[in-house]
Predicted 3D model of a 386-nucleotide RNA (Bacterial RNase P class A) from a Planctomycetota bacterium.
RNA sequence: AGAGUGGGUCGGGCGGUCGCCGGUUCUUUUGGAACCGGAGGAAAGUCCGAGCAGGACAGGGCACGGCGGUGGCUAACGGCCACCCGGGGCGACCCGCGGGAAAGUGCCACAGAAAAUACACAGCCGAUGAUCUCGACUUGUCGGGAAACAGGCAAUGGUGAAAUGGUGCGGUAAGAGCGCACCGCGUCGCCGGUAACGGCGGCGGCAUGGCAAACCCCGCCGCCUGCAAGACCAAAUAUGCCGGUUAGCUGGCCCGGCUAUAAUCCGGCGGGUAGGUCGCAUCCCGAUUUAUCGGGAGAGCCGGCUGGCAACAGUCGGUCAAGUUAAAUGAUCGCUGCCCCGAGUCAAUCGGGGUACAGAACUCGGCUUACAGACCCGCUCUUUUU
Numbered sequence: 001a002g003a004g005u006g007g008g009u010c011g012g013g014c015g016g017u018c019g020c021c022g023g024u025u026c027u028u029u030u031g032g033a034a035c036c037g038g039a040g041g042a043a044a045g046u047c048c049g050a051g052c053a054g055g056a057c058a059g060g061g062c063a064c065g066g067c068g069g070u071g072g073c074u075a076a077c078g079g080c081c082a083c084c085c086g087g088g089g090c091g092a093c094c095c096g097c098g099g100g101a102a103a104g105u106g107c108c109a110c111a112g113a114a115a116a117u118a119c120a121c122a123g124c125c126g127a128u129g130a131u132c133u134c135g136a137c138u139u140g141u142c143g144g145g146a147a148a149c150a151g152g153c154a155a156u157g158g159u160g161a162a163a164u165g166g167u168g169c170g171g172u173a174a175g176a177g178c179g180c181a182c183c184g185c186g187u188c189g190c191c192g193g194u195a196a197c198g199g200c201g202g203c204g205g206c207a208u209g210g211c212a213a214a215c216c217c218c219g220c221c222g223c224c225u226g227c228a229a230g231a232c233c234a235a236a237u238a239u240g241c242c243g244g245u246u247a248g249c250u251g252g253c254c255c256g257g258c259u260a261u262a263a264u265c266c267g268g269c270g271g272g273u274a275g276g277u278c279g280c281a282u283c284c285c286g287a288u289u290u291a292u293c294g295g296g297a298g299a300g301c302c303g304g305c306u307g308g309c310a311a312c313a314g315u316c317g318g319u320c321a322a323g324u325u326a327a328a329u330g331a332u333c334g335c336u337g338c339c340c341c342g343a344g345u346c347a348a349u350c351g352g353g354g355u356a357c358a359g360a361a362c363u364c365g366g367c368u369u370a371c372a373g374a375c376c377c378g379c380u381c382u383u384u385u386u
Base pairs, nucleotide, nucleotide: 001382002381003380004379005378006377007376008375009374010373012336013335014334015333016332017331018330020038021037022036023035024034025033026032027031040357044368045367047366048365049364050363051362052226053225054224055223059255060254061253062252064222065221066220067219068218069083070082071081072080073079084098085096086095087094088093099217100216104215105214106211107210108209121157122156123153124152125151128150129149131146132145133144134143135142136141137140165183166182167181168180169179170178184206185204186203187202188201189200190199191198192197230278231277232276233275240269241268242267243266244265247259248258249257250256282297283296284295285294286293287292298320300319301318302317303316304315305314306313307312337355338354339353340352341351342350343349
């Protein structure tokens, strides 16, 4: 210098004018003024985990669902960190829906002979037994040959996503773990590691193809519904109709639990009302100097230090920061930053264009997805120079 890889930060700036939402104070109170606060890294998708609330003290079992290498982190998680194994890359690094197929059941399209108790289409052999033939003689034996009938084989070809370990040598009639070496696999032992697992050695000719995102088995986790939860105030009312006599309600079922015992009860239908406050803008307690102060609590936020490879933990200091309900957080003007194009002999400069994705709705922790452009850090490979 070029190519690449992992991670992080930002998401324009300054000023003027006019507005919008919330809070506090003041005021001449259907209003106005001053001051303070007012979107994001994803506020998004609502996918996972929690807080919180309710479901008749929501408690047990079954069913059902989710997760799945190992160790750790965490309030928890399907998240994160480190490592292992498998795959990809020269490498930095990346990817993995990563328990069990030797408990059982089931499935494996098309093609193919055969898809799992293996089989034999083409092919190879035909040693052995039978057949035919030639020769020899000791006349029923020996030797040669043919054909491929019985039979043997699975090396080679072909099919397939996958064909019953692979390569090589020996061996054989041809072949075959039939024998041997190496690799793979299984198993035993030793060593290393918390473990997943790895290394070394012995033994075994191989002792089971794949699919569990098929049922299933093992381990762990899980009640259901979500702030339109839910609480309160206000308003409204048709004690109208139907059903219920031992039933009705409570999560899919059972247990358990609850309600009622004759109506002012239970279930269903129908009708009416349909506005506000809280939840909810950290919370709680105390004080009074009222935009305040002090104390406590919190998976809250920011920074430092310590421990840890890291996720993270501990500790100290600071801080707590929008709050709407059809939903405020905006519009416009000027200067300017960055990028692109054109003019300018270069330059100064001038003109034009662009500047993303997006919009809080109870609150947190994650994941995923969208994103113009800019910057920073670590690392890898190639080439050149010193």

It matches the Rfam family "Bacterial RNase P class A". Rfam's curators write: Ribonuclease P (RNase P) is a ubiquitous endoribonuclease, found in archaea, bacteria and eukarya as well as chloroplasts and mitochondria. The family's RNA type in Rfam is ribozyme.
Lineage of the source: Bacteria > Pseudomonadati > Planctomycetota.